[in-house]
RNA sequence: GGGGGAUUAGCUCAGUUGGAAGAGCGCCUGGUUCGCAAUCAGGAGGCCACGGGUUCGAAUCCCGCAUUCUCCA
Repeated sequence: GGGGGAUUAGCUCAGUUGGAAGAGCGCCUGGUUCGCAAUCAGGAGGCCACGGGUUCGAAUCCCGCAUUCUCCA
């Protein structure tokens, strides 16, 4: 210098052909217990890395850009 992948909740990750965001763990509250753990119920938490474009509508399509992993030279 060139090719490819990843970026979504605090962490690990889903999200299948565009209709508007979820799971597990963690955190908070409550029940069960003498108490803790475990378990059950409920809850908070996201401008979907960032900037533009297309569209009635974008995490998803297009362009640019940042970080990171990997391959080639």